[in-house]
RNA sequence: AGAAGAUAAGGCGAUGGAGCUCGCCUGAAUCGCCGCCAGCGGCUGAUAGCUCCUGCGUCGGC
Numbered sequence: 001a002g003a004a005g006a007u008a009a010g011g012c013g014a015u016g017g018a019g020c021u022c023g024c025c026u027g028a029a030u031c032g033c034c035g036c037c038a039g040c041g042g043c044u045g046a047u048a049g050c051u052c053c054u055g056c057g058u059c060g061g062c
Base pairs, nucleotide, nucleotide: 009026010025011024012023013022016053017052018051019050020049021048032043033042034041035040
C1' cells in the first nucleotide's frame, strides 16, 4: 500500500421538512405506471408505510 473480515457510522426507498416503523445498500441501495407502429401518446402521487407541516391539485361555501 492492497485484499478480506469485524466494529462504528452513514446512505437509499419516482420532487420538500419532521417524528415513528419497515426494508435495502457499503460504493451500492435508488432513478413511477400503462399503451404502442418503439417514432410517440396517456395517467397517479410531495409517504416505502403512518401522522403532522409546507407546496400543488379538485369540489363547495363565505
Background
The RNA shown here (Fluoride riboswitch aptamer (crcB RNA motif)) has 62 nucleotides and comes from Symbiobacterium thermophilum. Its mean pLDDT, the model's own confidence on a scale to 100, is 77. Of the family's consensus pairs, 100% are formed in the model.